This is a predicted structure of a 78-nucleotide RNA (transfer RNA) from Candidatus Odinarchaeum yellowstonii.
Its Rfam family is "tRNA". By type it is a transfer RNA. About the family: Transfer RNA (tRNA) molecules are approximately 80 nucleotides in length.
The RNAcentral record of the sequence draws on ENA.

RNA sequence: GGGCCCUUAGCCUAGCCAGGAUAUGGCGCUGGUCUUCGGAACCGGAGGUCGCAGGUUCAAAUCCUGCAGGGCCCGCCA
Repeated sequence: GGGCCCUUAGCCUAGCCAGGAUAUGGCGCUGGUCUUCGGAACCGGAGGUCGCAGGUUCAAAUCCUGCAGGGCCCGCCA
């Protein structure tokens, strides 16, 4: 220098290929019921600039471009 893959909540993860209303589930956190207290179980709740910026579109987590971080492969010089 060239190519490919990954980035979604504190952690893990689905959705992306084939655009469509309010982004999925689990763990964790938290309120309640229950319990002497706790755990477990059950019923709720909060938490997201979908890595960043721009573009396309009526509409972008999803498509396009650039950049950043991480991983892998190839090439060149020494």
Model confidence (mean pLDDT): 80 of 100.